Predicted 3D model of a 102-nucleotide RNA (Purine riboswitch aptamer) from Ornithinibacillus halophilus. The source organism's lineage runs through Bacteria, Bacillati, Caryophanales, Bacillaceae and Ornithinibacillus.
RNA sequence: UACGAACAUAACAUAAUUUUUCAUAUAACGGCAGGAAUACGGCCUGCAAGUUUCUACCAGUUUACCUCAAAUAAACUGACUAUGAAAAGCGUACGGAAUUAC
Numbered sequence: 001u002a003c004g005a006a007c008a009u010a011a012c013a014u015a016a017u018u019u020u021u022c023a024u025a026u027a028a029c030g031g032c033a034g035g036a037a038u039a040c041g042g043c044c045u046g047c048a049a050g051u052u053u054c055u056a057c058c059a060g061u062u063u064a065c066c067u068c069a070a071a072u073a074a075a076c077u078g079a080c081u082a083u084g085a086a087a088a089g090c091g092u093a094c095g096g097a098a099u100u101a102c
Base pairs, nucleotide, nucleotide: 001093002092003091004090018088019087020086021085022084023083024082025081026056031047032046033045034044035043041066042065050057058078059077060076061075062074063073064072
């Protein structure tokens, strides 16, 4: 420096190129149903919706609120997945340089 490529179908087997960052999607958000807990509590299950989108739709902390009832609220921090891009790393080949030996 170049390459590690593209297309296609059904089954089986084998091998394998890894990691990070960024962008887009989604707000890790909002809605509904059934059930559960009750100030040492504030959850569980399911449904639909949201994405040119598969999957996911939670966890923790703090503050507040609910005077025991059926309902939580706000703020902050932390992911996965899909697609795209970039960087580093790895392998192979070629070339160059340096060092050592002959």
Record summary:
The coordinates come from a structure-prediction model, not an experiment, and the mean pLDDT is 75. It matches the Rfam family "Purine riboswitch aptamer". Clan: Purine riboswitches. Rfam describes the family as follows. Riboswitches are metabolite binding domains within certain messenger RNAs that serve as precision sensors for their corresponding targets. Allosteric rearrangement of mRNA structure is mediated by ligand binding, and this results in modulation of gene expression. A class of riboswitches that selectively recognises guanine and becomes saturated at concentrations as low as 5 nM. In Bacillus subtilis, this mRNA motif is located on at least five separate transcriptional units that together encode 17 genes that are mostly involved in purine transport and purine nucleotide biosynthesis. It has also been shown that some members of this family are specific for adenine instead. Hence this family are termed purine riboswitches.